[in-house]
């Protein structure tokens, strides 16, 4: 340089246009003599700009981070 996949909560992960869900994490509480198991609330997310659409995490541009072939040039 050019394809190609992927960026959602502190962690992983699902979510193919209509209220962003799970499970670990954590705080708060029942229980316990303390702790731990376990159980029930809770808090907290769509990489950035546009843009299309009544409506975008989800389509489309650029653009920025990881990742993987391929190509130059030395």
């Nucleotide at each position: 340089u050019g394809c190609c996949c992927g960026g959602u909560g502190g962690u992983g992960u699902a979510g193919u246009g209509g209220u962003a869900g799970c499970a670990c994490a954590a705080a708060g509480g029942a229980c316990u003599u303390u702790g731990g198991c376990u159980c029930c609330u809770u808090u907290g997310a769509c990489c950035g700009a546009g843009g299309u659409u009544c409506g975008a995490a989800u389509c489309c541009u650029c653009g920025c981070c990881g990742g993987g072939c391929a190509g130059c040039c030395a």